Large-subunit ribosomal RNA, domain I from a Candidatus Omnitrophota bacterium, 560 nucleotides, folded computationally. Rfam family: Bacterial large subunit ribosomal RNA. Gene Ontology terms of the family: structural constituent of ribosome and ribosome. Model confidence (mean pLDDT): 85 of 100.
Context: one part of a larger RNA
RNA sequence: GGUCUAUGAAGGAUGACUUGGUUAGGUGAGGCGAAGAAGGACGGGGUAAGCACCGAUAUGUCCCGGGGAGUCGCAAACAGGCUUUGAUCCGGGAGAUUCCCAAUGAGGCAACUCAUCACUAGUUAUAUAGUGAUAUCCCAGCGAUGAAUACAUAGUCGCAGGGAGGCGAACCAGGAGAAUUGAAACAUCUAAGUAACCUGAGGAAAAGAAAUUGAAAAGAUUCCCCGAGUAGCGGCGAGCGAAAAGGGAAGAGCCUAAACCUUCAUUACUUUCGCAAGAAAGCAAUGAAGGGGUUGCGGGACCUUAAUAUGGCAGGCAGAGGGAUAGCGGAAAUGUAUGGAAAGACAUACCAAAGAGGGUGAAAGUCCUGUAUGCGAAAUUUCAAAGCCGCCUAGAGGUAUCCCAAGUACUACGGGGCACGUGGAAUCCUGUAGGAAUCCGGGCCGACCACGGUCCAAGGCUAAAUACUACACCUAAACCGAUAGUGCACAAGUACCGUGAGGGAAAGUUGAAAAGAACGCUGGUGAAGCGAGUGAAAUAGAACCUGAAAUCAUAGAUCU
Numbered sequence: 001g002g003u004c005u006a007u008g009a010a011g012g013a014u015g016a017c018u019u020g021g022u023u024a025g026g027u028g029a030g031g032c033g034a035a036g037a038a039g040g041a042c043g044g045g046g047u048a049a050g051c052a053c054c055g056a057u058a059u060g061u062c063c064c065g066g067g068g069a070g071u072c073g074c075a076a077a078c079a080g081g082c083u084u085u086g087a088u089c090c091g092g093g094a095g096a097u098u099c100c101c102a103a104u105g106a107g108g109c110a111a112c113u114c115a116u117c118a119c120u121a122g123u124u125a126u127a128u129a130g131u132g133a134u135a136u137c138c139c140a141g142c143g144a145u146g147a148a149u150a151c152a153u154a155g156u157c158g159c160a161g162g163g164a165g166g167c168g169a170a171c172c173a174g175g176a177g178a179a180u181u182g183a184a185a186c187a188u189c190u191a192a193g194u195a196a197c198c199u200g201a202g203g204a205a206a207a208g209a210a211a212u213u214g215a216a217a218a219g220a221u222u223c224c225c226c227g228a229g230u231a232g233c234g235g236c237g238a239g240c241g242a243a244a245a246g247g248g249a250a251g252a253g254c255c256u257a258a259a260c261c262u263u264c265a266u267u268a269c270u271u272u273c274g275c276a277a278g279a280a281a282g283c284a285a286u287g288a289a290g291g292g293g294u295u296g297c298g299g300g301a302c303c304u305u306a307a308u309a310u311g312g313c314a315g316g317c318a319g320a321g322g323g324a325u326a327g328c329g330g331a332a333a334u335g336u337a338u339g340g341a342a343a344g345a346c347a348u349a350c351c352a353a354a355g356a357g358g359g360u361g362a363a364a365g366u367c368c369u370g371u372a373u374g375c376g377a378a379a380u381u382u383c384a385a386a387g388c389c390g391c392c393u394a395g396a397g398g399u400a401u402c403c404c405a406a407g408u409a410c411u412a413c414g415g416g417g418c419a420c421g422u423g424g425a426a427u428c429c430u431g432u433a434g435g436a437a438u439c440c441g442g443g444c445c446g447a448c449c450a451c452g453g454u455c456c457a458a459g460g461c462u463a464a465a466u467a468c469u470a471c472a473c474c475u476a477a478a479c480c481g482a483u484a485g486u487g488c489a490c491a492a493g494u495a496c497c498g499u500g501a502g503g504g505a506a507a508g509u510u511g512a513a514a515a516g517a518a519c520g521c522u523g524g525u526g527a528a529g530c531g532a533g534u535g536a537a538a539u540a541g542a543a544c545c546u547g548a549a550a551u552c553a554u555a556g557a558u559c560u
Base pairs, nucleotide, nucleotide: 001559002558003557004556005555006554007553008552009551015545016509017508020480021479022477023476024475025474026473027472028471029469030468031167032166039100040099041098042055043054044053046078047077050074051073052059061094062093063092064091065090066089070082071081072080105114106113107112115134116133117132118131119130120129121128136164137163138162139161141159142158143157144156145155171202172200173199174198175197182189186235212218213217222249223248224247225246232240233239253461254460255459256405260291261290262289263288264287265286266285267284269282270281271280272279273278296439298404299403300402301401302398303397304396305395311392312391313390315389316388317387321383322382323381324380325379327375328374329373333348334347335346336345349366350365351355357369358368359367410434411433412432413431414430415429416428420446441456442455443454444453445452496503497502516544519531520530521529522528
């Protein structure tokens, strides 16, 4: 020095465990905010640093319910309280809620500074203190003022009233819109109308009752399956990629504009009366309100005729009853031995609409909590039947005339969007220019034409089936088990790093119970250890379950 054995040290793997996560499903809720939000700062405890809770009424106040013996959070201790006159606790309601922040009196380096006005307190009077109001924009109203321009109007100013502003995970619509990448390079193309950005809204949004589909009929929209990786598009490369039909989910249809009628107002004109000022009547235009009317077998106005009938509502009120937010009842087992402890063993029983789960000193249907099942609300809230109110809804015939959404349809050029890259390119949108028709009309049926068919644009509304989950509750798992699972099972978006945007940890386990080691000894009134004691166990002693390996030490064996 190597190897081996034994005993330790060091270390924290492994095993076991789970307070925490992950994923999925369901139900609810889907918003909060100038009545000041979200988020913070600073405060509030007898002792009080952190977290949690709360706001100068500050670890809490009041009321109504529940509950029934302890209690003053995590979190011990001391001190001091509260509580069967019902505390703590749980649910509902009310009150209060410093300062910052949209922040809104002005300013500002957020949590600060400085004002004005009114009122109150106070002063002889100031001072001082308290309370309230005082931002901007928009809307409609009223008042004042008032151009070009005479009356006026626009505008301006003010007053009181209403609204907005900001925050929030995804989902939705609109606007605007990349590049990496792929094409094995790259430019058309792709990625992709994606990401990031802006605006707006709702619990859903959007779409929606055919100027549809496309070939024989169907009959609003949306979503799913299929059609189908088909038809097609495509430096015909890479790639992109329908629709109808069929089967399902859901199911709901309506209101205006116009023609025409009535009333009112204004303006212009005509007639009559009047010397004039003016008055009356008529007609026309415009405007307002009401009626009327709403579709493609064309409909309506208009004219004639007939009947008071049928069906419906998505509107308002209402609120039988159900649900949510605390809770209540809830069956049935004992003994023996072992053991620190029985729930395991043995013996003999019982309950079961309950043998789901969790806990209890080892493994409990009958110990605790629960479970099946039954019941419950003063208050707030939600769904909602009946009922009441309100509203909507009809035929037949005629056809001379009138109406049926205009800078629209359409065309040309330039673009965009349609699965469709300009192509034979329809259909849809529109920047520029031109620019119709009113039923003997107009659009479409993938250039275009004919025939045929089909629908009625240029106004609007519309539940459900669909999408999502920041949030609350419930349920489940051939999901994880502390280097895993969330970054976080612990004072975690903490400590720490960075000027900043931002980055971002580590860290779980004594024991059944602290019974957490009285007392003694060594020692620096140490650290630490040795006794003693507790405990089933202390090699469970707080650096605490188990306690692997590297590494180190002591003793022994053996080899060189």